[in-house]
Context: one part of a larger RNA
Molecule: large-subunit ribosomal RNA, domain IV
Organism: Candidatus Jacksonbacteria bacterium
RNA sequence: ACCAAUUAAGGGAAUUCGGCAAGUUAGUCCUGUAGCUUCGGCUGAAGGGAUGUCUAUUUUUGUGUCUUUCAGAAAUGUAGGUGCAUUAAUAGAUCACAGUAACAAGGAUGGCCCGACUGUUUACCAAAAACGUAGCCACGUGCUAAUCCGAAAGGACUUGUAUACGUGGUGAGACCUGCCCGGUGGUGGUGUCUAAAACUCCUUUUCAAGGGAGCUAAGGUCCAUCAAACGGCGGGGGUAACUAUGACCCUCUUAAGGUAGCGUAAUACCUUGUCGUAUGAAUUGCGACUUGCAUGAAUGGUUUAACGAGGUUGUCACUGUCCCUAAUUGGAGCCUU
Repeated sequence: ACCAAUUAAGGGAAUUCGGCAAGUUAGUCCUGUAGCUUCGGCUGAAGGGAUGUCUAUUUUUGUGUCUUUCAGAAAUGUAGGUGCAUUAAUAGAUCACAGUAACAAGGAUGGCCCGACUGUUUACCAAAAACGUAGCCACGUGCUAAUCCGAAAGGACUUGUAUACGUGGUGAGACCUGCCCGGUGGUGGUGUCUAAAACUCCUUUUCAAGGGAGCUAAGGUCCAUCAAACGGCGGGGGUAACUAUGACCCUCUUAAGGUAGCGUAAUACCUUGUCGUAUGAAUUGCGACUUGCAUGAAUGGUUUAACGAGGUUGUCACUGUCCCUAAUUGGAGCCUU
């Protein structure tokens, strides 16, 4: 020097990417509890007090014994006295630094993001915001069902029957879910056109092989319809009595031109945006503004109590993380033998 522990005056996160690690708290009883809320909760919120032993007085429960209580024929019950054990309360006393004295045994709290929740996952670097979930929606399917496995026989779903089964999307609840069917795709359509072989007819004098015409299914075309189907949701110019802005007007253009919301965001390039707030100081947090490089509504939008070994940022308490190191214990190691 290393490993595992223990203890440190004063300060108390100054350490560090970051309180990582360590420490604080802890049981039981009493009290008390803001704000939010889906009224169930969050809650042990937070915060405060008590806790040992002895004595006295009451007291709970069990049990033994005595009695001239009362009821009863008795057993027995009831009442009172007394003994032992036991529960709790109050008062007084007493010892220690310390009374859940050891062991055991929550640190607390505020803001925001994500995911509703319990659950699941990369056996051996990822436990999560990923997956699932109840709920919501769409589509298919009438039972010899649809879907799936199998070459078939046969089987699963199911000894189920549309309040069922299968497939896909979204993801509790609350408030909602705008416009577009031009493209791709699905569905429908006694229509139009196109259209093969077969078939029918004609034909090179006959046969063969050819040629021509007619008829027609699906499909395509065409016409509708469907976006909780895949997806998409503009530009230019001018304008109000300071300036600025532009309710308004003109124009090009599209299938339609992004509605409600939210917004510098887990999405914002410029960007450490600007303002406020937290700090002595903040590329950080929160609240606003917002012209959004490139937000936006079940590829769900916005919120939301509860929950989370999730992410981020404050506050209190606490501490060897640090100022700034030191000492001790046990190992391992080294030296000598």